[in-house]
Molecule: SAM-I/IV (S-adenosyl methionine) riboswitch aptamer
Organism: Limnohabitans sp. JirII-31
RNA sequence: GAGCAACAUUUGGAGAUGGGUCGACGCCCACGCCAACCUGCCUACUCGGGCAAGGUGGUUAGCGAAAGCUGAUGUGGCUUCUGAGGAAGCAACCAAACGGGUAAUU
Numbered sequence: 001g002a003g004c005a006a007c008a009u010u011u012g013g014a015g016a017u018g019g020g021u022c023g024a025c026g027c028c029c030a031c032g033c034c035a036a037c038c039u040g041c042c043u044a045c046u047c048g049g050g051c052a053a054g055g056u057g058g059u060u061a062g063c064g065a066a067a068g069c070u071g072a073u074g075u076g077g078c079u080u081c082u083g084a085g086g087a088a089g090c091a092a093c094c095a096a097a098c099g100g101g102u103a104a105u106u
Stems, first nucleotide, its partner, number of pairs: 006075005015031001017030005032059003037055003040051003044102005061070003077090005
């Protein structure tokens, strides 16, 4: 770097923007917007809920009567060391700062 498997989502939401490219479809970049999948935060742990900060993603999925199938996305990022396994470290908002349970302390 590519692929396979598993799990989750594919309900809803969000551009009549600017630029590049192409015969066209489309693709790429910038900005905006949407979205809690991962990380982080919301007083220790946990469950729920929340926050677009870091990492992704989306901004029109296709077929089918339906079940579902196919496809797509996610299952943190960066740096250093190491032959490898792995180890160490760094950043994460001016946002949100709530509810239940447990533990500790008073």